[in-house]
RNA sequence: GAGGUCAUAGCAUAACCUGGCAGUGCACUCGGCUCCAGACCGAGAUAUCGGGGUUCAAAUCCCUGUGACCUCA
Numbered sequence: 001g002a003g004g005u006c007a008u009a010g011c012a013u014a015a016c017c018u019g020g021c022a023g024u025g026c027a028c029u030c031g032g033c034u035c036c037a038g039a040c041c042g043a044g045a046u047a048u049c050g051g052g053g054u055u056c057a058a059a060u061c062c063c064u065g066u067g068a069c070c071u072c073a
Base pairs, nucleotide, nucleotide: 001072002071003070004069005068006067007066010026011025012024013023020056028044029043030042031041032040049065050064051063052062053061
C1' cells in the first nucleotide's frame, strides 16, 4: 500500500442479511427471606465507536473517519 472481518450496559452476547418499543446471562442497586451473610424470590438503573446522508422511522441501509484483528504485497 491492497483486500476482508469486527465495534451494542462494568463483562460476555442476541437483534443487523429482511429498517418498526434494544433483549438475555453474570455483575451492580433496592426490597423480601435470615440473628447476620450466602443461596433463593421480587423490583430497578445502565449500552448501539465518532460525524454525515436516505427514510414517517436507522443498532440495522449508504458515505466518511477512528480503533481492533486477519490475509496479501
Predicted 3D model of a 73-nucleotide RNA (transfer RNA) from an archaeon. The coordinates come from a structure-prediction model, not an experiment, and the mean pLDDT is 81. The RNAcentral record of the sequence draws on ENA. Rfam family: tRNA. The family's RNA type in Rfam is transfer RNA.